A computed fold for a 150-nucleotide RNA from Sciscionella sediminilitoris, annotated as FMN riboswitch aptamer (RFN element).
């Protein structure tokens, strides 16, 4: 230096008020929230000072990814006389939401101003991004340290 490898740790937020009703944190009116990597003209730091290099932060709706969901396959477990069926896990494949307008400028779907839009599955006295559950799980990835290499 951060190329390889190992270990450890970290790794998701949000319903307040009112209305209707037998019943709603689920509907209606307002409210609130935004995982990870990349890009990024902005902001901050560092240097005696300035510029650059350097370090840190900066997009829910631009690009990519994760979780969830669906299918296939393999394995494990439970149950059954059997046909059949349930749960859990590995791998492979699929699916995978939403932005415009104005301004500045060489350059911005990222900055500034404005107006919008989006949000897995199962559950529920009534339809859920915000409640409960799978989940004290998994995870994109991040940090520190060790070893090897340059």
């Nucleotide at each position: 230096c951060g190329u390889g490898u190992g270990u450890u740790c970290c790794g998701g937020g949000g319903c307040u008020c009112g209305g209707u009703g037998a019943a709603a944190a689920u509907c209606c009116g307002a409210a609130c929230c935004g995982g990870c990597g990349g890009u990024g003209a902005c902001g901050g730091g560092a240097u005696g000072a300035c510029c650059a290099a350097c370090c840190c932060g900066a997009a829910g709706c631009c690009c990519g990814c994760g979780a969830a969901c669906c299918g296939g396959u393999c394995g494990g477990c439970g149950a059954g006389c059997a046909g059949g069926u349930g749960c859990c896990g590995g791998c492979c494949g699929g699916c995978c939401g939403a932005u415009c307008c104005g301004g500045u400028g060489u350059g911005a779907u990222u900055c500034c101003g404005g107006a919008g839009c989006c949000g897995a599955c199962g559950g529920u006295g009534a339809a859920a991004g915000u409640c409960c559950g799978g989940a004290u799980g998994g995870g994109a990835g991040g940090a520190a340290c060790g070893c090897a290499g340059g």

Its Rfam family is "FMN riboswitch aptamer (RFN element)". From the family's description: The RFN element is a highly conserved domain that is found frequently in the 5'-untranslated regions of prokaryotic mRNAs that encode for flavin mononucleotide (FMN) biosynthesis and transport proteins.